The part of an RNA shown here (large-subunit ribosomal RNA, half B) has 1203 nucleotides and comes from Candidatus Cenarchaeum symbiosum. The full RNA is in RNAcentral, with records from SILVA.
Context: one part of a larger RNA
RNA sequence: ACCGUAUGGCGAGGGAAUUCGGCAAAUUAGUCCUGUAGCUUAGGUAUAAGGGAUGCCUGCAGCUGUCAUGAGGAAUGGCGGCAGCAGGUUGCAGUGACAAGGGGGUUUCGACUGUUUAAUAAAAACACAGGCGACUGCUAGCCCGAAAGGGUAUGUAUAGUCGCUGAAUCCUGGCCGGUGCCGGUAUCUAAAACUUGGGUUCAACCGAGCUAAGGACCGGUUAACGCCGGGAGUAACUCUGACUCUCUUAAGGUAGCCAAAUGCCUUGUCGGGUAAGUUCCGACGUGCAUGAAUGGAACAACGAGAGCCCCACUGUCCCCGCCUACAACCCGGUGAAGCCACAUAAGGUGGACGAACAGUCCAUCAUCUUCCAUCGGGGAGAGAAGACCCCGUGGAGUUUUACUGCAGCUUGUGCUUGUGGUAUAGCAGGGAGUGCAUAGCGUAUCUGGGAGUCAUUUCCUGGCGUUCUUUGGGACGUCAGGGGACGCCGAUGUAACACCAGACAUUUCCUGCAGUGCCACUUACCCGGUGAAGACCGGGGACAUGUGCAGGUGGGCAGUUCGGCUGGGGCGGCACCCCUUUGAAAAGAUAUCAAAGGGGCCCAAAGUUUAGUUCAAGCGGGUCAGAAAUCCGCUGAAGAGGGCAAAGCCAAAAACUAGACUGAAUGGAUUUCCAAACGCACGGAAUUCAUAGACGAAAGUCUGGCUUAGCGAUCCUUCGUGUGCCCACUAUUGGGGCCCGGAGGUGACAGAAAAAUUACCCCAGGGAUAACAGGCUCGUCGCGGGCGAGAGCUCCUAUCGACCCCGCGGUUUGGUACCUCGAUGUCGGCUUUUCCUAUCCUGGUCCUGCAGCAGGGGCCAAGGGUGAGGCUGCUCGCCUAUUAAAAGGGAACAUGAGCUGGGUUUAGACCGUCGUGAGACAGGUCGGCCUCUGCCUGAUGGAAGCGCGAAUAUCUGAGGGGAAGUCGCUCUUAGUACGAGAGGAACAGAGAGGCGUGGCCACUGGUCUACCGGUUGUCCGACAGGGCAGGCCGGGCAGCUAAGCCAUCUAGGCUAAGUGCUGAAAGCAUCUAAGCACGAAUCCUAUCCCGAGACAAGAUAUUCCUUCUUCGGAUGAAGGUUCGCAGAAGAAGACUGCGUUGAUAGGAAGGUGGUGUAUCCCACAAGCUUCGGCGAGUGGUGAGCCAGCCUUUACUAAUCGAC
Repeated sequence: ACCGUAUGGCGAGGGAAUUCGGCAAAUUAGUCCUGUAGCUUAGGUAUAAGGGAUGCCUGCAGCUGUCAUGAGGAAUGGCGGCAGCAGGUUGCAGUGACAAGGGGGUUUCGACUGUUUAAUAAAAACACAGGCGACUGCUAGCCCGAAAGGGUAUGUAUAGUCGCUGAAUCCUGGCCGGUGCCGGUAUCUAAAACUUGGGUUCAACCGAGCUAAGGACCGGUUAACGCCGGGAGUAACUCUGACUCUCUUAAGGUAGCCAAAUGCCUUGUCGGGUAAGUUCCGACGUGCAUGAAUGGAACAACGAGAGCCCCACUGUCCCCGCCUACAACCCGGUGAAGCCACAUAAGGUGGACGAACAGUCCAUCAUCUUCCAUCGGGGAGAGAAGACCCCGUGGAGUUUUACUGCAGCUUGUGCUUGUGGUAUAGCAGGGAGUGCAUAGCGUAUCUGGGAGUCAUUUCCUGGCGUUCUUUGGGACGUCAGGGGACGCCGAUGUAACACCAGACAUUUCCUGCAGUGCCACUUACCCGGUGAAGACCGGGGACAUGUGCAGGUGGGCAGUUCGGCUGGGGCGGCACCCCUUUGAAAAGAUAUCAAAGGGGCCCAAAGUUUAGUUCAAGCGGGUCAGAAAUCCGCUGAAGAGGGCAAAGCCAAAAACUAGACUGAAUGGAUUUCCAAACGCACGGAAUUCAUAGACGAAAGUCUGGCUUAGCGAUCCUUCGUGUGCCCACUAUUGGGGCCCGGAGGUGACAGAAAAAUUACCCCAGGGAUAACAGGCUCGUCGCGGGCGAGAGCUCCUAUCGACCCCGCGGUUUGGUACCUCGAUGUCGGCUUUUCCUAUCCUGGUCCUGCAGCAGGGGCCAAGGGUGAGGCUGCUCGCCUAUUAAAAGGGAACAUGAGCUGGGUUUAGACCGUCGUGAGACAGGUCGGCCUCUGCCUGAUGGAAGCGCGAAUAUCUGAGGGGAAGUCGCUCUUAGUACGAGAGGAACAGAGAGGCGUGGCCACUGGUCUACCGGUUGUCCGACAGGGCAGGCCGGGCAGCUAAGCCAUCUAGGCUAAGUGCUGAAAGCAUCUAAGCACGAAUCCUAUCCCGAGACAAGAUAUUCCUUCUUCGGAUGAAGGUUCGCAGAAGAAGACUGCGUUGAUAGGAAGGUGGUGUAUCCCACAAGCUUCGGCGAGUGGUGAGCCAGCCUUUACUAAUCGAC
């Protein structure tokens, strides 16, 4: 010893009024007995809640362990344990310390125990048991790996993997159109291989055929991804709409549930709780945007989860006070860091200038120099090249129907890869069969030939020859004759048959080729077993595996991209390429997300030329015919037309009509716009030469359109042209390039091939550019004025005041982008100060549609005051009860190196909505780290030095400060004035108060780690006396304190608005012009405090020094300091008292006071006793102990000295 830290203490009265929120603290607490609701999954909830007891002493009885005696389990005794009863006794208090749940009600979320972001999130997130779905028959599925191989698993569907949901209970609706998955597949599409055409035979190349998966197509599937409407009308009051109509869909949200963790509007409406309820609970449902395993609803138990309420309790608060320990301060020792433009320190206020918030500029005020403590206003304080925002042809993570790929999977095919059978389609060759309209004798494939053909190898007869013979005859050959069949013919019919040749269609058989399906085999190959191995056995088997090629699928993985302009960025738009006009300021040029508009074509005539004609409109006339049809006349510089925007331009034309044509030619050159210095591509335009033409009698005109818009690089592909060029190649061979010209397009238009998201984010930068604050502006906002339509019965101006007009302010919201992005911390609250007035109250005053009371409206006035609660993070607002009133604002929306951290605004998580998704949301919800030792300045206090000649004491008072007061109530005035009444004042005076301010401690209290006492555990052997955070508890002096007590009175002066007197200018009037008088809580003074550094440094009293040239030395007065003892004085300094001529402190004695009756010993005490004694306690005892107080007393120390 102010403030701070404390896992420190106490607190009157109130008791959550505090606050985002009972945060923190307090309460409760052990054990025994008693008692215990509602709900329930019947287990719980439950220590529910609530109530009682608890010490010590003495005695008695019970059960029991162990030891001893004992034969013993009897009995007795010793040492223990458990659980009782009775009596006595005591304190404020007996689990006396320590240890040791506050409780209840209700809602939400999650069933539960568990897990999680090591270092800001413990949760509602994850997990979980249970439910459902998908894959999987084991060489499985899934996972790791390039493979070998391995895991699940040495498991086997009651198993494993993956996904969704998340106990049990009641349930889980509709939709298969889209996407996905699964299945099917006549047909279509569809690669390589294969077959095959063209390509001169060959190749490139161009095709064709066949075909797998896939796709198209068809179907299934939602506890797959997902989705689940709109408009009208309608019931005897109204409302509503069971009902009806209509559009539409794949289906139109069922059961449930709800302003919810989901509802914008919204603080929805009603009810409850509260004095008051943006929260909470119960309902309603119009549900922006609820809803059924993206699970719906409801739930006992559980929860360091979230909300609300109640009881108890309290310093959270009203409103703070006291004490303790440690830091702090002071002394001694040791001794860092941050930071530092002004190498040494730099004021306040106001203002404007200024990169628009100055220590540095201007003005003014203040300022002698220095030190110490404290504070945190400023240094846009320190810390960290801002994390928000923008930008970068910076990055990364993630996603996907971004772009481009790659694994993987899948399908076909070649090889590894052999044998046999069967079936089957194709092709080639061969053989055989078949081919029915009707008519026709008939079952006519088609075409051509064709008048005969076949029987001579057969039927009969005869002859001849050869041969065999069983002599009957047979066989073969040949000749002659006969018989027969078919055809021709005729008929029918589109077509006519015999026979020959060729072909078609179809069926069948055989052979071959390359296939396909199935079956079988075993030797490749694979698996298992045995074995040391060779190998053998078993199982599969040309499949699988492996590999090459090809098709499909393919955020599983990888790489990359994700325009520009922009009154920040995004969204929107295109101001991104062109054309016209204005802006544009009379050359040219000229910006804005400036104003008004166009183009991305069109035309074979709408082009060229020659010739002719004159338009629009009006008037007059004229059949149908009208305002307007065609015709006639007149007027008619253009009021028409010129394909289209606008501007310019155009009349024997640039318009209209007609004839003939193709100059809408080819190749050069020059100039020009694009592009106001040089340079600049594409594109456009103009002039001109040559060639060849058109029209015109000719002069001439014509290189598209009256002019100005109508457009496009490299690379690549392609076309044209040419007996052009270069390289390669000699094969019957065809290739590549150059030169000239055209086409395919880049509209982000001088031209990348390109989607999202990031709150998990990163980097480089920017105040070139946003959010806060400032500056400017002031539409908006706030306030005021002018005029006065009108309202006010009448009447603009008691009061209100439209339309229109003019201002002020810089508290709203905007605009702007000037300062700050190598950081000026952002809402609200708390705390604390000051200023403004456009005044809410209090004071003065005027008007009133002011009788009084109460009001309304002005003027002056900023001295003082302007409060407490409920809700919400709120500012604001609404509400409650008070009040004189519960005014509005500024100060970086004052104030985070002052606090808080509820909100907003990181990382976690849930819901709704959006998105395929990653994710997003000025939508909702739960959770979520606030650093700094003070250098300068400033501020509040305290000191030192120097100056004023040195001092002591006392003053003056320039100047400064304060509000030191302010406000209501009651009573008297007075039931008076006023008023019909109802009602109902004032001046003046008195009293007790509220709030504020200053001081104090006699009282009432608080505290009181001086002190006294009680008491628990333990230790010092017992007693006594003590220690252990004062262990806890009860008191309490001084001191400090509030909630206690005291004080807070009044007057004068100048004025404001206003009221007047006299009084002219202006013969009147007039408060004013000259003059005079009043008039307020304002201002000044008195009053209180500081105050001579008030540089004009003052005055009075007393004492001292010095009057001189200067310098140095010595001595030294008054007085003071040092030194010592102390202090109701104090951080250190300072201040005050005392210092032997002394009561200053200590000690001692007495007093007074605090506590509450000490120890020893004696007596008594319920009872017990071995008769020795034991025994809580009671009495002797207001005793003992103690004291920062008072008085007395020199016992001790204030000695002596020094400056």